[in-house]
RNA sequence: AGAGUUUGAUCCUGGCUCAGAUUGAACGCUGGCGGCAUGCUUUACACAUGCAAGUCGAACGGUAACAGGCCUUCGGGCGCUGACGAGUGGCGAACGGGUGAGUAAUGCAUCGGAACGUGCCCGGUCGUGGGGGAUAACACUUCGAAAGAAGUGCUAAUACCGCAUACGAUCUGAGGAUGAAAGCGGGGGACCUUCGGGCCUCGCGCGAUCGGAGCGGCCGAUGUCAGAUUAGGUAGUUGGUGGGAUAAAAGCUUACCAAGCCGACGAUCUGUAGCUGGUCUGAGAGGACGACCAGCCACACUGGAACUGAGACACGGCCCAGACUCCUACGGGAGGCAGCAGUGGGGAAUAUUGGACAAUGGGGGAAACCCUGAUCCAGCGAUGCCGCGUGAAGGAAGAAGGCCCUUGGGUUGUAAACUUCUGUCGGUAGGGAAGAAGGUUAUAAGGUAAACAAUCUUAUAGCUUGACGGUACCUACAAAGGAAGCACCGGCUAACUCCGUGCCAGCAGCCGCGGUAAUACGGAGGGUGCAAGCGUUAUCCGGAUUCACUGGGUUUAAAGGGUGCGUAGGUGGGCAGUUAAGUCAGUGGUGAAAUCUCCGGGCUUAACCCGGAAACUGCCAUUGAUACUAUCUGUCUUGAAUACUCUGGAGGUAAGCGGAAUAUGUCAUGUAGCGGUGAAAUGCUUAGAUAUGACAUAGAACACCGAUUGCGAAGGCAGCUUACUACGGAGUCAUUGACACUGAGGCACGAAAGCGUGGGGAUCAAACAGGAUUAGAUACCCUGGUAGUCCACGCCCUAAACGAUGGAUACUCGACAUUUGCGAUACACAGUAAGUGUCUGAGCGAAAGCAUUAAGUAUCCCACCUGGGAAGUACGACCGCAAGGUUGAAACUCAAAGGAAUUGACGGGGGUCCGCACAAGCGGUGGAGCAUGUGGUUUAAUUCGAUGAUACGCGAGGAACCUUACCUGGGCUAGAAUGCUGGGGGAAUAUGGGUGAAAGCUCAUAGUGUAGCAAUACACCGCCAGUAAGGUGCUGCAUGGCUGUCGUCAGCUCGUGCCGUGAGGUGUUGGGUUAAGUCCCGCAACGAGCGCAACCCCUAUCACUAGUUGCCAUCAGGUAAUGCUGGGAACUCUAGUGAAACUGCCGUCGUAAGACGUGAGGAAGGAGGGGAUGAUGUCAAGUCAUCAUGGCCUUUAUGCCCAGGGCUACACACGUGCUACAAUGGCGAGUACAAAGGGCAGCUACCUGGUAACAGGAUGCUAAUCUCAAAAAACUCGUCUCAGUUCGAAUUGGGGUCUGCAACUCGACCUCAUGAAGCUGGAAUCGCUAGUAAUCGUAUAUCAGCAAUGAUACGGUGAAUACGUUCCCGGACCUUGUACACACCGCCCGUCAAGCCAUGGAAGUCGGGGGGACCUGAAGUCGGUAACCGCAAGGAGCCGCCUAGGGUAAGACCGGUAACUGGGGCUAAGUCGUAACAAGGUAGCCG
Repeated sequence: AGAGUUUGAUCCUGGCUCAGAUUGAACGCUGGCGGCAUGCUUUACACAUGCAAGUCGAACGGUAACAGGCCUUCGGGCGCUGACGAGUGGCGAACGGGUGAGUAAUGCAUCGGAACGUGCCCGGUCGUGGGGGAUAACACUUCGAAAGAAGUGCUAAUACCGCAUACGAUCUGAGGAUGAAAGCGGGGGACCUUCGGGCCUCGCGCGAUCGGAGCGGCCGAUGUCAGAUUAGGUAGUUGGUGGGAUAAAAGCUUACCAAGCCGACGAUCUGUAGCUGGUCUGAGAGGACGACCAGCCACACUGGAACUGAGACACGGCCCAGACUCCUACGGGAGGCAGCAGUGGGGAAUAUUGGACAAUGGGGGAAACCCUGAUCCAGCGAUGCCGCGUGAAGGAAGAAGGCCCUUGGGUUGUAAACUUCUGUCGGUAGGGAAGAAGGUUAUAAGGUAAACAAUCUUAUAGCUUGACGGUACCUACAAAGGAAGCACCGGCUAACUCCGUGCCAGCAGCCGCGGUAAUACGGAGGGUGCAAGCGUUAUCCGGAUUCACUGGGUUUAAAGGGUGCGUAGGUGGGCAGUUAAGUCAGUGGUGAAAUCUCCGGGCUUAACCCGGAAACUGCCAUUGAUACUAUCUGUCUUGAAUACUCUGGAGGUAAGCGGAAUAUGUCAUGUAGCGGUGAAAUGCUUAGAUAUGACAUAGAACACCGAUUGCGAAGGCAGCUUACUACGGAGUCAUUGACACUGAGGCACGAAAGCGUGGGGAUCAAACAGGAUUAGAUACCCUGGUAGUCCACGCCCUAAACGAUGGAUACUCGACAUUUGCGAUACACAGUAAGUGUCUGAGCGAAAGCAUUAAGUAUCCCACCUGGGAAGUACGACCGCAAGGUUGAAACUCAAAGGAAUUGACGGGGGUCCGCACAAGCGGUGGAGCAUGUGGUUUAAUUCGAUGAUACGCGAGGAACCUUACCUGGGCUAGAAUGCUGGGGGAAUAUGGGUGAAAGCUCAUAGUGUAGCAAUACACCGCCAGUAAGGUGCUGCAUGGCUGUCGUCAGCUCGUGCCGUGAGGUGUUGGGUUAAGUCCCGCAACGAGCGCAACCCCUAUCACUAGUUGCCAUCAGGUAAUGCUGGGAACUCUAGUGAAACUGCCGUCGUAAGACGUGAGGAAGGAGGGGAUGAUGUCAAGUCAUCAUGGCCUUUAUGCCCAGGGCUACACACGUGCUACAAUGGCGAGUACAAAGGGCAGCUACCUGGUAACAGGAUGCUAAUCUCAAAAAACUCGUCUCAGUUCGAAUUGGGGUCUGCAACUCGACCUCAUGAAGCUGGAAUCGCUAGUAAUCGUAUAUCAGCAAUGAUACGGUGAAUACGUUCCCGGACCUUGUACACACCGCCCGUCAAGCCAUGGAAGUCGGGGGGACCUGAAGUCGGUAACCGCAAGGAGCCGCCUAGGGUAAGACCGGUAACUGGGGCUAAGUCGUAACAAGGUAGCCG
C1' cells in the first nucleotide's frame, strides 16, 4: 500500500466481498511447563447454609461462662484478680464492598461563583462549679404456639434535666436578652481526711469560641445520542410583594398582584443510554465502545415516608402499602446475597460454600488487643499477554515402507536407522530466602514533673510475629528418556498430484466449483502457514475519499427545486478613524492518579512492576498587538436604484372589427352514384345525394408575411384596431449614496388533462357503436360519435415543466451568421452595446462533448444525491369537491443495476455492387408403373453410421455363402495371427476311419531330417506354463488425420509509425475501375504476408524434330476388295520442343487505371474454353465402423470358429432416378459418321448348332499391330392414322441359358404367352447462359455372377432467352440504430396456475406505558387542639393539609395476534399472448 467481482473486450460510476488490528468472548479439534493479568456481557430472576461491623470494664450497674486466689458447715460462698455473657452508655455502623435498574439532566466533564454546614484531626483563647429526678439490667408475676409483650419493685453512669457562671457566640428596638460542660485512669513526697479520698502531677476525656485542613451541600456558563412521519409547550407556569421553611441562595412553599416564560440556534413528546479519565482502531481528522483499574452519580425486593445523627431520608436500621417466600397451635409472626463463597433458573457462556489477618488499609480502644469475604494469598479455566521446552552435532546404501511415474526415475529425505553429545522443563533427593515494619521485657540517656513513681521520645540487649509455603531460588542424580497440533493448498492468497464420486454426495468470504480425465467435493501422498495452540462464529474500527472538516459530487452514471418575489439567516464595494468581540502573542491558574510516549531501574529475559521527564492538542483569568473579519462614526461613487430623452418587441389584460375555410339550413342547376381503403365494407343517396351556384346562420382557428426571428421569470405568446399596463436596451452623468447578492420557511404564477356552476357547441374527438384485418384483435385502418376541446368565475398544481445544465459577480484565444440600437451624408466596410446561433483553441471531462450564452478559472448563497429492486409504495400528517398531490419508510431480496465509447452480429434501416438470385427462355420433378435410398412399422435379427441448406442411387466403385459388424444354435479359452522364454513330446509330412449341419472332437497307418562318436544343438509340428493378446464395445462433446459447407466468395492479417486514458482505430476508408483488397488517383501512413491473378495440366492455330504398330499426296507392283507390298516423310495422326494474345495497333471518352467499337489484323480478343488449386475462420458440422489414438468397459466373453437365418420384411410417408403417356412418334428393311477406355484365371476374330440367351470348335493378341466393337440418334424407303392403339411396358404363367460348392428365402439373361397404371400431372418446386440445355449412344471401376435405370468418363446431333435489378434467396463493402455478444433460432414484458418468504389493511381479541378527571386514602412530617397522663418540659388522643397505593369512567398512543383481504419478492425447463430493444414491424417516452 491494495485486491476480486457488472463487459466479447474497454474506460468510468457504483455497490458487494477479502487481506489487518481488536475482544470480559463462545464453539470445534488438540494440549508440556511457568510468570503476569482476567473471569454472569443473559433474569436489577429467586435464593438453602455459613461468614461479610463491631469495639470499649481506662463511662456504668454488675458477674451468666472460663481460669486463678481466699473462705467453707463441702451443699456452696466471696467480683478479690485476670477477664467478661446479657444490659445502660459512648464511638462506629453514612466508610469499606456490590450493581448499573432508573436518569438525556435534580446527572457527568471542564471552568467559575456565593448565601452555607462540618464528628474525628490541627492551632489559638477560656472553662470543666453545684444540684435533681428517673430507667434498663436484675427480682417477682402475668399473657402468647412463637416472635415477643405487659405489670410491680430495686439501682448506676461520660444516660437524662434544671441552677450557677460565661467570652470575641446568637438575637436585638443597641437599652438589653439568651445559651455550656463529665468525668475516667496511672503515679506520688509533704499536708489534710469521714480512710472512700482530698491535694499535687501526668495522661485521656467534656463544654464554649475563633481559625485551619480535609469533606460535604448549593448556584452559573459551556459541552454532552437519535427521531420533525413529535411544532407548539407551560397555571406554581414566568416575575414581583408579604409570610413560612432550610445549614444555606431560590416558587423551595403559601397568599395576593401582573401575564409572563420556553421554542425552528429544535421547546414539548417519543425511543435509547449511567457520565468521565480512558479502551480499541485509524497516517491523522475521526469512528465505535465505557469490562477490569480510578473519579463522580444513582440504586439496595417494588413504591412512599420520616426518625436518629456531624453526616442518611440509611444494602446487612425503623414505619406503612404491595408482590413473593417461609413458620404457625390459624389467633399471629418472620424475611430481603445488585457483600464473599454457594444453589436453582436463564443462557453459546463466566470460578472455591478455600487460607490468613503475616503485610497494606479501616473501626473501636490509653494500650495490649479484638473485628475486618476490604485486603493479602491459594484453588479452578490455554480466557488473554509474555517467556521456555518437546533435543543438538554427525550420518547416503540417498535403506525399507508410502506416494507419483513418460517405467528411466522422482519425492518423503539427513528425515529415520546408526554414532557421539547436552540436560532447559517435568521427575526423585537435599538445601533454602526476601516480603518484618513492629510488639513486649530489661537497661541507659533525654523531656515533663516537687519527684529517682508514672509517662513520652531515642538508643542498646533479650524474647517474639509469615496465610502464601518448605513456595521462589540453588545443588545432585538418571535417561533423549515424559512433552505437537490445527488450518489451508482454483483466483484474491503462501502452498499440487493421484484415487473415488459423476449437477449426486457435497463445497463456498466474493467470484464460483461438481453433468466420467474435478489442483475447488471426499480420501491419500506431498506442500504452505501459524504453533501449545490452530481454526470457525460473533463484535467494533480500518481498508471505505462509500456522508468527503482534512477529503466527494449533481448535462448523459444517483442527484438543480417547474418559475419568480421575498422574510429570517449566510455573504457583501472604496477611503479614514474608533472599539478590541473573533484572531494572534506573552504570562498565571487549572487540566486527579493511573493510562499513552521517552529515559532510567527491578524481577535470569519478557509480559509485568517502580522512579523521573514529557504530554494531556482543553478551559479560565490577565497583559498586550490591530493586518484581516466584526462594532460604531465620518466620507466617496465605480455596485444598485431613480429622473429625463430616445428606442424595441407574437410581453399581459379588456373591448371592438375582419376575411378565407368548415359544417348546417333554404332555394336553384343536375343525375346515379358518392365516400372510403392495401383491398373492402359499414355509412350517405331516386323521399334526388356527391358535384355546382346564390343567400343565410354558427362556432372555432388566424394561410401568405414567417425566419436558424422576436418578447416574457417560467408556463407560454401570432389576423387587425384601440385603451390600460409591465419590461428590456441606449444616452445624459442630473439625483440617492452600498440602498447589494442569495434566499430555509412563506407568498404568487404555473402547459395539457381533470373537477364544480352557468353559457356555448362549427371542427376535431377519449368512451361507445358498427365495418374491416386477424388464429384471436376489447388495437393499428375505415364510417359514425358523446364528454371534452371554446367563454366566464372557482378549483386542481402535475409534465421528458429539458439546455435533462439553480442564481449572482469577475476573469480567460478566435472566426462566421443574425436581431435591435448608437455615432457618421451611409445602400457597403469597419467600430461599439445588448441579445440570438454555428464552428473552433487553451482548459475541463469517464467519454460523448462543453468551450465569453462554459460543463474553463475563482468567490458567495440556496436546492439535491449516496448500489439495484421492493417504491415514489405502506403508515401517519397536511392540502383537495373528487381525481389525486406534497412529505415519505421498512421487512425482504439481488451482486450487480448503470453511463460513455469499441469490435462484431442483427434490423419487416439506408446506400453501392455481385451471383441461373429474380426476370426472359428451354427441359424437368410433384400425378402413373418400376428401380433405389430413407423414415415408420414389423421382426429372434431386420447390424451400424449419415438427418435443413451441408442426410436420403450417401459410407456401399456392386449383401445368395463369404463380405457381416446382427439373430438362433453348436464349439474354443494364452485363444484366429506374430515374436520371445522355460519345460516336456514328436522329424516334418502324407493317407485313411468314426461322429457331426459344419466347426470341432477322436482313432489308426506310413514315415524317421541336418551336424556330431555321443551327450546335445539346429530346423519344423503339436502340448503345458509365463510374457504378450483380442474387441466394428462406449465417448467425434477428450483427440490426430481426412472431409462437407459458407465459397473460388474477396476477403483475412502483420511490422513500424501515427491517433486514442483504453478496448481499439488508421493502413483495409474516400473518388474511379475490375471477375477480383484488380489496378489508378487521393490520404498519417509506409511497407509486408496469406488469399486474387499468374506459374501447372487438357483443349483450339502454326512451326521444328521424330516416323512404328499410325499415315499414303507423288512413283512402282498387286488383289474380287483392303497401305496389301516396295517405297515415301508431304498430309492426317502420334508426342516432345517452341511460337502465338499484350488493350500491342487505330479511333472515341478519361488525369490515370481503364471502358467502348458488327474496327483492323488474327486460328483465337480483352481471363479464348475447361481442370487442378479452397485464405483467416464458422457450424463442439461429419467420421472412434478406413486408419491412428487418450480414458472407460469387457477377458470360459462385448473375444474367436462354424451352420442356418437376417441386412432383400411391408398398411404407409418422403427423396433421387428410369420408362412412358406417343405421329418431331412406334415398328420393319437398308445406308453412314465417333471419342475414350478394357483385355492372359482375360478379350476373342472366324466357323458350326440354337429363334435367342448361349454352347461346341478354332485363331490372333501381354496390344497405335489382335480383340471387346454393332456406335446410336441421323439419313432413305415402307407401314401404322389418334385408339389405352402396332403407344406403354409393369405384373403373372410356362420353358430355357450362364456364373457359382450352392440361385428356396435372394442372381442376371433369353424365349413364348399375359398386357396393369398411365392420354403431360394440384399447391409447390429443381436444373441450365453455348458446343451449354435438351437429346443419342459408347466405355470403365467394383465384379465368379449380378439386382447398374447408379457412379465416373467419352464423344454424336445441337437450341431458345437475358428488357433489366423493383421484388424473392444468398453474398460483399460503406453507413445508421441496438436493451443482442450462446450474438434475432437473440433479448424480453404482463396476467393466470404452483410452492416458499416477509409485509400493508381488517370485524375483533390480548397486553403495555404515560397523561388528565373524579372517589377513596396507609405510614409520616407539618399545622391546630378544651376534657386523658405528666410537677413541668411534654405526651396520648382527636381534627386538618399533603400523599404512596387502590378504585371508577372516558379517550388517545404503542405492541402482539386474527377469519378474510391487498399488492410485493423469490423459485432450470407450466399456460396465454408478444408490450419493449432494429423504423421491434402502429417511433418510443413523460404527465
Predicted 3D model of a 1487-nucleotide RNA (small-subunit ribosomal RNA) from an uncultured sludge bacterium. The coordinates come from a structure-prediction model, not an experiment, and the mean pLDDT is 85. Its Rfam family is "Bacterial small subunit ribosomal RNA". RNAcentral holds the sequence, with entries from ENA.